[in-house]
Context: one part of a larger RNA
RNA sequence: AAUGAACGUUGGCGGCAUGGAUUAGGCAUGCAAGUCGCGCGACAAGCCUCUUUUAGCUUGCUAUUAGAGGUGGAGGAGCGGCGUAAGGGAGAGUAACGGGUGGAUUAUCUGCCCUCAGGCCCGGGAUAGCUGCGGGAAACUGCAAGUAAUACCGAAUAAUAUCUGCGGAUCAAAGGUGUGAUUCCGCCUAGGGAUGAGUCCGCCUCCUAUUAGCUUGUUGGUGGGGUAAUGGCCUACCAAGGCUAAGAUGGGUACCGGGUGUGAGAGCAUGGCCCGGCUCACUGGGACUGAGACACUGCCCAGACACCUACGGGUGGCUGCAGUCGAGAAUCUUCGGCAAUGGGCGCAAGCCUGACCGAGCGACGCCGCGUGCGGGAUGAAGGCCUUCGGGUUGUAAACCGCUGUCAGUAGGGAGGAAAUGUAUGAGGGUCAUCCCUCAUAUUUGACCGAUCUUCGAAGGAAGGACGGGCUAAGUUCGUGCCAGCAGCCGCGGUAAGACGAACCGUCCAAACGUUAUUC
Numbered sequence: 001a002a003u004g005a006a007c008g009u010u011g012g013c014g015g016c017a018u019g020g021a022u023u024a025g026g027c028a029u030g031c032a033a034g035u036c037g038c039g040c041g042a043c044a045a046g047c048c049u050c051u052u053u054u055a056g057c058u059u060g061c062u063a064u065u066a067g068a069g070g071u072g073g074a075g076g077a078g079c080g081g082c083g084u085a086a087g088g089g090a091g092a093g094u095a096a097c098g099g100g101u102g103g104a105u106u107a108u109c110u111g112c113c114c115u116c117a118g119g120c121c122c123g124g125g126a127u128a129g130c131u132g133c134g135g136g137a138a139a140c141u142g143c144a145a146g147u148a149a150u151a152c153c154g155a156a157u158a159a160u161a162u163c164u165g166c167g168g169a170u171c172a173a174a175g176g177u178g179u180g181a182u183u184c185c186g187c188c189u190a191g192g193g194a195u196g197a198g199u200c201c202g203c204c205u206c207c208u209a210u211u212a213g214c215u216u217g218u219u220g221g222u223g224g225g226g227u228a229a230u231g232g233c234c235u236a237c238c239a240a241g242g243c244u245a246a247g248a249u250g251g252g253u254a255c256c257g258g259g260u261g262u263g264a265g266a267g268c269a270u271g272g273c274c275c276g277g278c279u280c281a282c283u284g285g286g287a288c289u290g291a292g293a294c295a296c297u298g299c300c301c302a303g304a305c306a307c308c309u310a311c312g313g314g315u316g317g318c319u320g321c322a323g324u325c326g327a328g329a330a331u332c333u334u335c336g337g338c339a340a341u342g343g344g345c346g347c348a349a350g351c352c353u354g355a356c357c358g359a360g361c362g363a364c365g366c367c368g369c370g371u372g373c374g375g376g377a378u379g380a381a382g383g384c385c386u387u388c389g390g391g392u393u394g395u396a397a398a399c400c401g402c403u404g405u406c407a408g409u410a411g412g413g414a415g416g417a418a419a420u421g422u423a424u425g426a427g428g429g430u431c432a433u434c435c436c437u438c439a440u441a442u443u444u445g446a447c448c449g450a451u452c453u454u455c456g457a458a459g460g461a462a463g464g465a466c467g468g469g470c471u472a473a474g475u476u477c478g479u480g481c482c483a484g485c486a487g488c489c490g491c492g493g494u495a496a497g498a499c500g501a502a503c504c505g506u507c508c509a510a511a512c513g514u515u516a517u518u519c
Stems, first nucleotide, its partner, number of pairs: 001518003005515005012369005018362002025325003029322003034082003039079002046071006054063004089280003098205008108197002113193003117189003122154003131144005161170003175185002206252003213243003218240008255277004259270004282303005305316004333359001335358003341355001342353004372402004382393004406460001408455001410453003415448002421442009463508005468489003474503005484491002
């Protein structure tokens, strides 16, 4: 000098940051991933039309019953699409191509997005929901009938795509909405781009020799398999190799970097918050789906733990945000909002978003402000010291005048808001209600609030450590090697500037000290 600090004493306000470092210990409760009706079937109220029953009678109208068709679309579930692989958390493991840096990929993939070329033809059978009948305590689940699609399947078409023995062979699609209408949103194939990712390589990357030898898919080859892709990645056969004192193998410790702290620098130490990468998601294993996972809030198996049970069987995973118990010196609210930024879905309106934006708590840190200002000597009283003359506290107080920061009270309020939507107008796309651009008006703030004004009054706001030397600042009393102090030297055994108290002083100041750790 520094800290994600803790402890002691004290504590006025604000801004910005920051806050589970220990048990990767266990978790009650709520929320944290949905969305699309412009993909699909089914469905309520209401409204309209037609038929119909009954009643009233003003004799062609009103009310009512039932049915059909249309419109309408709440709310819940289902099929389907996209998303759920991002965002958020943690650092257990890992000494490794994990990370850093520089390369390779003629050995690769890439949804959504951009660009470019072409295509979107004809059919089919199911299944959920629903209905009926069941089983089960529940979780859930069976049978039958039957229905839709941008769900699924077949056939056609077929190049620049794929395979090829160069003859040829193979491979696709889906529609929706809306208009008078070219439109809009999609679907399929191929090329390019962008982005993201996989794999490989050179160099760098802690301690230990009181660890000296290690290795059999081991090292290499051939054939095959597997992968998006190279490769002992896997397998059969063949050869006997490969690493090591320039430290292999083993053991310990540890996520890595940008950075951060310190230092004149070299260096040393460190990796919390923020950013990039990696790894993990109760423990261990496994694959499925998919462009992407071997998947935190998906699936299956095993285990431990916990919960429900009708004892047959089931359910769960906070290292998401809050919160709770435990352990600990120690670390916060079961808050508000999607207004902004960003993300998912959607043509859009919009919905969702504990990401995020805000507020709350903690002097935990840094910074800023205040706790008044001017005058005021009978140098008051009181305290302390005294050589008893006085000195000091000390212009300090009282007293007089002034001001109004901050806090308080009451009221206004710029800005954080740009968009989107709606309405009108103008221009363009061939005309236009469709699309694009522009202008005007209107619409949206959870929370904060610069700043201004009202009232009132010095009123509400100072402590902590230290005073032997290092080291700025000393006297008196008490104690008597006791009680105690102490970072080092050392103080204390009757005159203690070092213990305790008082007065006085010194240094910092909403803090001051102590402890721990780093330089």
Predicted 3D model of a 519-nucleotide part of an RNA (small-subunit ribosomal RNA, 5' domain) from an uncultured prokaryote. Its Rfam family is "Bacterial small subunit ribosomal RNA". Rfam links the family to the GO terms ribosome and structural constituent of ribosome.